[in-house]
Background: A computed fold for a 348-nucleotide part of an RNA from an uncultured bacterium, annotated as small-subunit ribosomal RNA, central domain.
Context: one part of a larger RNA
RNA sequence: CUGGGCGUAAAGGGCGUGUAGGCGGUGCGAUACGUAGCGGUUUUAAGCCUCCGGCUCACCCGGAGGAGGGCGGCUAAACGGUCGCGCUAGAGGGCAGGAGAGGUGCGUGGAAUUCCUGGUGGAGCGGUGAAAUGCGUAGAGAUCAGGAAGAACACCCGUGGCGAAGGCGGCGCACUGGCCUGGCCCUGACGCUGAGGCGCGACAGCGUGGGGAGCGAACGGGAUUAGAUACCCCGGUAGUCCACGCCGUAAACGAUGGGUACUAGGUGUCGCCCGGGUCCACCGGGCGGUGCCGGAGCUAACGCACUAAGUACCCCGCCUGGGGAGUACGGCCGCAAGGUUGAAACUC
Numbered sequence: 001c002u003g004g005g006c007g008u009a010a011a012g013g014g015c016g017u018g019u020a021g022g023c024g025g026u027g028c029g030a031u032a033c034g035u036a037g038c039g040g041u042u043u044u045a046a047g048c049c050u051c052c053g054g055c056u057c058a059c060c061c062g063g064a065g066g067a068g069g070g071c072g073g074c075u076a077a078a079c080g081g082u083c084g085c086g087c088u089a090g091a092g093g094g095c096a097g098g099a100g101a102g103g104u105g106c107g108u109g110g111a112a113u114u115c116c117u118g119g120u121g122g123a124g125c126g127g128u129g130a131a132a133u134g135c136g137u138a139g140a141g142a143u144c145a146g147g148a149a150g151a152a153c154a155c156c157c158g159u160g161g162c163g164a165a166g167g168c169g170g171c172g173c174a175c176u177g178g179c180c181u182g183g184c185c186c187u188g189a190c191g192c193u194g195a196g197g198c199g200c201g202a203c204a205g206c207g208u209g210g211g212g213a214g215c216g217a218a219c220g221g222g223a224u225u226a227g228a229u230a231c232c233c234c235g236g237u238a239g240u241c242c243a244c245g246c247c248g249u250a251a252a253c254g255a256u257g258g259g260u261a262c263u264a265g266g267u268g269u270c271g272c273c274c275g276g277g278u279c280c281a282c283c284g285g286g287c288g289g290u291g292c293c294g295g296a297g298c299u300a301a302c303g304c305a306c307u308a309a310g311u312a313c314c315c316c317g318c319c320u321g322g323g324g325a326g327u328a329c330g331g332c333c334g335c336a337a338g339g340u341u342g343a344a345a346c347u348c
Stems, first nucleotide, its partner, number of pairs: 003320004007302002012316001014200004021193003025087007033080002035076004040071004048066007090190001091187003095182004102176007109153001113149008124135002161168002205246006214240002219235004257315006265293012297304002321348003330341004
């Protein structure tokens, strides 16, 4: 480069936003850049294709013709491009409704836990397979009252909702993003994708300062065991929490990139709307989500199946035998930990 691929065999970028680029709805007109036809000119040879010929064939070689490339001319105007004028089915906006753990900040509530103070009380408590370490007559555990602190929000809670992903769950307020529905008022292709770039990005980890109830790497002790640097038990530091700044990874998973269109059904559920109704039930329908089952089709099979892994098109990312290795070297990034890009020898 070409081909074939990417749910589980190697392979979808963690997610978004968007630059260049690629791709792009509908009608009319223009142009003639691409495109196509005709004829001209040019291209040293070789090469390529066809035919013929020479080495016994072929490779190879010789000959003829052709294709192909450049330039200019004429012609065509469907398609692509460009320009102009329109359109509304894509996209966006306005209006009116609506659901939601979407985000940020501030405040606030109760249960539980631990600790502190006091009352009652008096011998155990705790823990396990059984124990022991541990706590307790300096009064523990239990129980009652009061107080303090931090963290998390039982039930509701649901193959329920929201978010691009990571993720989001007590309650209230403020600020704020997105989404859905209705009618069909406005703009008039304003669109899709997106190399780089930029932003976001669980946990752990790092920096500075705070906070520290519970839990708890490391660590100490008790057990178990042949040993036990574990599993179990008693403690317990970092951390877990907050603010600000880093890190930028993951089985960041639906192991399934985004967009558009098309292609049997059945059943549940969430949001909105319309119609029916004996009008808080329920029934039918539309749109948008989210599940299960299943046909055609697809698939190596498993399975997927209008939320496609079906049928097509557009754009991006990625794969190309296993190990060596996500290593080395170099670059870039980081305070560090490390991240990112990413080989080869050798070997099977």
The coordinates come from a structure-prediction model, not an experiment, and the mean pLDDT is 89. Rfam family: Bacterial small subunit ribosomal RNA. Gene Ontology terms of the family: ribosome and structural constituent of ribosome.